Predicted 3D model of a 380-nucleotide RNA (Bacterial RNase P class A) from a soil metagenome. Rfam family: Bacterial RNase P class A. It is annotated as a ribozyme. RNAcentral holds the sequence, with entries from MGnify. The coordinates come from a structure-prediction model, not an experiment, and the mean pLDDT is 77.

[in-house]
RNA sequence: GAGCGGGCUGGGCGAUCGCCGCGGCGGCGCAUCAGCCGGGGAGGAAAGUCCGGACUCCACAGGGCAGCGUGCUGGUUAACGGCCAGCGGGGGCGACCCCAGGGAAAGUGCCACAGAAAGCGACACCGCCGAACUCGCGGGGGCGACUCCGCGGGUGGCAAGGGUGAAAAGGUGCGGUAAGAGCGCACCGCCGUCGUGGUGACACGGCGGGACAGGGAAAACCCCACGCGGAGCAAGACCGAAUAGGGGGGCGUUUGAGGUCGGCCCGGCCGAAGCCCCCGGGUUGGUUGCUGGAUCCCGCGGGCAACCGCGGGGCUAGAGGAAUGAUCGCUGCCCGUCGCGCAAGCGGCGGGAACAGAAUCCGGCUUACAGGCCCGCUCU
Numbered sequence: 001g002a003g004c005g006g007g008c009u010g011g012g013c014g015a016u017c018g019c020c021g022c023g024g025c026g027g028c029g030c031a032u033c034a035g036c037c038g039g040g041g042a043g044g045a046a047a048g049u050c051c052g053g054a055c056u057c058c059a060c061a062g063g064g065c066a067g068c069g070u071g072c073u074g075g076u077u078a079a080c081g082g083c084c085a086g087c088g089g090g091g092g093c094g095a096c097c098c099c100a101g102g103g104a105a106a107g108u109g110c111c112a113c114a115g116a117a118a119g120c121g122a123c124a125c126c127g128c129c130g131a132a133c134u135c136g137c138g139g140g141g142g143c144g145a146c147u148c149c150g151c152g153g154g155u156g157g158c159a160a161g162g163g164u165g166a167a168a169a170g171g172u173g174c175g176g177u178a179a180g181a182g183c184g185c186a187c188c189g190c191c192g193u194c195g196u197g198g199u200g201a202c203a204c205g206g207c208g209g210g211a212c213a214g215g216g217a218a219a220a221c222c223c224c225a226c227g228c229g230g231a232g233c234a235a236g237a238c239c240g241a242a243u244a245g246g247g248g249g250g251c252g253u254u255u256g257a258g259g260u261c262g263g264c265c266c267g268g269c270c271g272a273a274g275c276c277c278c279c280g281g282g283u284u285g286g287u288u289g290c291u292g293g294a295u296c297c298c299g300c301g302g303g304c305a306a307c308c309g310c311g312g313g314g315c316u317a318g319a320g321g322a323a324u325g326a327u328c329g330c331u332g333c334c335c336g337u338c339g340c341g342c343a344a345g346c347g348g349c350g351g352g353a354a355c356a357g358a359a360u361c362c363g364g365c366u367u368a369c370a371g372g373c374c375c376g377c378u379c380u
Stems, first nucleotide, its partner, number of pairs: 001379009011331007019041002022038004027033001043355001047366002050364005055232004067228005072086005087101001088099004102223002107221002110216002125162002127158003132155010170188006189212001190209008236288004246279006258270004295314008333352008
């Protein structure tokens, strides 16, 4: 100088006025309500709501189907699709990074375009060959049947080279051949089998196989293994008004229930049908769930680590049509400008500071983020 991996932080102090909870005081006790005093009040992601759990209600003998999810191995955990340590594959000189990483030898289907051919050990566009068969032409030999050489064509042989494609039926080399080819051989790969090491994924090695069969894709259906009941704090529980509706009982329909005037009776008026009481359920509302918990910090111990155990200490949001705000002063950081100074710097003025905000709680993942700080490592 260029990089790789990881961690921390996300301004500080104070004053005033507000907002939401809590505690205390006193207003006769309780409740309510106002007052005074004290103390508390967003984050590393509170976010996305993507996984997993706690908790609550409903359902549930057991098993299976369907559906959804996960998918190398071993750990870790309350659990996980998270995390840790490994294995295998790929990338990078390296630190290190990435991988839906079971099965394509159960079956079905697919492989666009291009290309001859995209999968029954297939196929032949250009190309290579002229061994075998055959035709034509030319030349030679032979009395002749015929035969030899050369050239061209057909039947044919080949898959090395070219070309197409993401992918073309193992790769490299030597031999071989008319030309070629696992056709033969060596090595690599592949398959089978055995041994050794490892908990295991797997690694290493021996032997055998060229009748090397079996291209890709499972983020196509599918198969296999494992897991999953549903809904969610607007869950759920308690209290419970007016009014409306439900159930039961009583009274009443011209023999007048009930209402109204009225303190009451008589009486007047309205009234042709409802009225009264009890019970239980629900809506608005109130209380609860409701914040102390698989909690956080430090130390020691176990473990490579994730994580676990023990000891000590800390904990002060709990709203709900949803509080956590606003203004000001001093100051730290960054930028611009001016002045002073040799310079480091000092002073004045002006400006800037991200992403974003709890909503039952917790473990993760993912995404967003101005600026600042620290640690370890690699290459040159």